RNA sequence: GGCCGGAUGGUCUAGAGGUAUGAUUCUCGUUUCGGGUACGAGAGGUCCCGGGUUCGAUUCCCGGUUCGGCCC
Repeated sequence: GGCCGGAUGGUCUAGAGGUAUGAUUCUCGUUUCGGGUACGAGAGGUCCCGGGUUCGAUUCCCGGUUCGGCCC
């Protein structure tokens, strides 16, 4: 230098053109003499950045940033 893939709550992760899933974490409650476990409720996300297409973009297109892999 060229090619490919990834970026989504504090962490990990699914997802698809109609503002997002689950786990974990944290808080509260129930259970227990108490703790743990289990169960219930709640908190927590500018979906990497900028532009384009569209009635509507996290999703499609272009460019950029960054991480990983392959080739030279």

This is a predicted structure of a 72-nucleotide RNA (transfer RNA) from Caenorhabditis brenneri. It matches the Rfam family "tRNA". Rfam classes the family as a transfer RNA. A source record names the gene tRNA-Pro-CGG-4-1. Lineage of the source: Eukaryota > Metazoa > Rhabditida > Rhabditina > Caenorhabditis.